A computed fold for a 151-nucleotide RNA, annotated as glmS glucosamine-6-phosphate activated ribozyme aptamer. The model forms 83% of the base pairs in the Rfam consensus. Rfam family: glmS glucosamine-6-phosphate activated ribozyme aptamer. About the family: This entry contains a glucosamine-6-phosphate activated ribozyme that is found in the mRNA for GlmS. GlmS is an enzyme that uses fructose-6-phosphate and glutamine to generate glucosamine-6-phosphate. The ribozyme catalyses self cleavage of the glmS mRNA that is thought to regulate GlmS activity. Rfam links the family to the GO terms catalytic activity and regulation of gene expression. It is annotated as a riboswitch. Model confidence (mean pLDDT): 75 of 100.
[in-house]
RNA sequence: GUUAUGACUAAAGCGCCAGAACCAUACUUAAUGGUUGACGAGGAAGAAGUUUAUCGAAAAAUUCGGCGGAUACUUCUCGGUCGCUGUAUGACCGCAAAGAAGCAAAAAAACCAGACGCAAGUCGGCAACAAAGUGCUUCGGAUACAGGCAG
Numbered sequence: 001g002u003u004a005u006g007a008c009u010a011a012a013g014c015g016c017c018a019g020a021a022c023c024a025u026a027c028u029u030a031a032u033g034g035u036u037g038a039c040g041a042g043g044a045a046g047a048a049g050u051u052u053a054u055c056g057a058a059a060a061a062u063u064c065g066g067c068g069g070a071u072a073c074u075u076c077u078c079g080g081u082c083g084c085u086g087u088a089u090g091a092c093c094g095c096a097a098a099g100a101a102g103c104a105a106a107a108a109a110a111c112c113a114g115a116c117g118c119a120a121g122u123c124g125g126c127a128a129c130a131a132a133g134u135g136c137u138u139c140g141g142a143u144a145c146a147g148g149c150a151g
Base pairs, nucleotide, nucleotide: 014068015067016066017065019064020036021035022034023033024032025031039056040055041054045077046076047075048074049073050072078094079093080092081091082090083149084147085146086145087144088143089142099139100138101137102136103135104134112125114123115122116121
């Protein structure tokens, strides 16, 4: 270097645990083994950069603390909308590609009951309740130049 075989190549509010807390053994401040370490909803044009990166639920207890990652943000490029075509600029966005108002549907944990475990706890099951966003309806959205259609 090539070939064959096996394992891995996971996830993206996601993974991990050197701190911490908790459990068991043991028995006294030490050791060994183990457990916990965020409940879902929503979220990806491309590149680079940056880092406590959206929304609510529950709780007021470790959902503490830390590490990594990330669909977040910024800039540029590309793309879309602003009646049609082209160019430039601008605003808002990302292929379902302005914004505003109203309406509508939708969560899991918690709780309850069960299984497993000596325990801390773990797992799946039933069912109640959100917000952002989404869908629908209504309102409603650039400038300049050139073209030319509709009105």